[in-house]
Predicted 3D model of an 86-nucleotide RNA (c-di-GMP-I riboswitch aptamer) from a Gammaproteobacteria bacterium. The model forms 90% of the base pairs in the Rfam consensus. Its Rfam family is "c-di-GMP-I riboswitch aptamer". Its family is annotated with cyclic-di-GMP binding in the Gene Ontology. The sequence was found by an Rfam model in a public genome assembly.

RNA sequence: UCUCGAAAAGGGCAAACCGCCUCAAAGGGCGGGACGCAAAGCUACCGGUCUACGGGCAUGGUUCCUACGACGGCGGGGUUACCGAG
Numbered sequence: 001u002c003u004c005g006a007a008a009a010g011g012g013c014a015a016a017c018c019g020c021c022u023c024a025a026a027g028g029g030c031g032g033g034a035c036g037c038a039a040a041g042c043u044a045c046c047g048g049u050c051u052a053c054g055g056g057c058a059u060g061g062u063u064c065c066u067a068c069g070a071c072g073g074c075g076g077g078g079u080u081a082c083c084g085a086g
Stems, first nucleotide, its partner, number of pairs: 002086004012037002017032006035073001041079003045076003048071003054066003
C1' cells in the first nucleotide's frame, strides 16, 4: 500500500417506541431506549424514495404535477479512519 472481517481487545454508532423542541410537510435536534451496523464516519455526484409551503394544470371542493425541502440506517460513486488477518 492492497484485499478481507473468522476469532480477539479497546471502544464506537443507535432502529422501533416514549418525552421535549423545531419544520408547511417530509424530516431534523436533544434526552431516554436498543433492532441492528465494520464505515450505521463524512458527502445529495448518479439512480431511488418521502414531502409539496410556494408555483402550475384542471376542476366542483378535492385530486394531479412540480424540489428550490429532505432521506447517507435504500443502492452505487467519492472521501477519511480504529483493531486484526493475509